The RNA shown here (SAM riboswitch aptamer (S box leader)) has 115 nucleotides and comes from Halalkalibacter akibai JCM 9157. Lineage of the source: Bacteria > Bacilli > Bacillaceae > Halalkalibacter > Halalkalibacter akibai. Of the family's consensus pairs, 97% are formed in the model. RNAcentral holds the sequence, with entries from Rfam and Ribocentre.
[in-house]
RNA sequence: UUCUUAUCCAGAGUGGUAGAGGGACAGGCCCGAUGAAACCCGGCAACCAUCAAGUCAAACGUUGACUUGAACGGUGCUAAUUCCUGCAAAGGUGUUUACCUUUGAAAGAUGAGAG
Numbered sequence: 001u002u003c004u005u006a007u008c009c010a011g012a013g014u015g016g017u018a019g020a021g022g023g024a025c026a027g028g029c030c031c032g033a034u035g036a037a038a039c040c041c042g043g044c045a046a047c048c049a050u051c052a053a054g055u056c057a058a059a060c061g062u063u064g065a066c067u068u069g070a071a072c073g074g075u076g077c078u079a080a081u082u083c084c085u086g087c088a089a090a091g092g093u094g095u096u097u098a099c100c101u102u103u104g105a106a107a108g109a110u111g112a113g114a115g
Base pairs, nucleotide, nucleotide: 001115002114003113004112005111006110007109008108013041015040016039017038021031022030023029025086026085027084028083042078043077044076047074048073050070051069052068053067054066055065056064057063058062082107087104088103089102090101091100092099093098
């Protein structure tokens, strides 16, 4: 970097260093000297691994699937639903092509697996 798959309306700091940007992209709308990015610490969560309990199945000194729990490991996350919209369909309002609602897709993010 590409593909497959799962998840994305929950949760998480009055901390330290630092010193002007940040929210992927575009449009909007926001955050920021009452301190942005980044790093450290703390925290959240439970994808993978591990451990415990239970249920089911089988080729039954074991193996597999599922459920629940724990949180010492590997990641991740820690303003706003992925901040909203972006493409399509349905419905509604309006009438000069706009606005609203819902659903699905696309794009993106993260994990796991594969090339």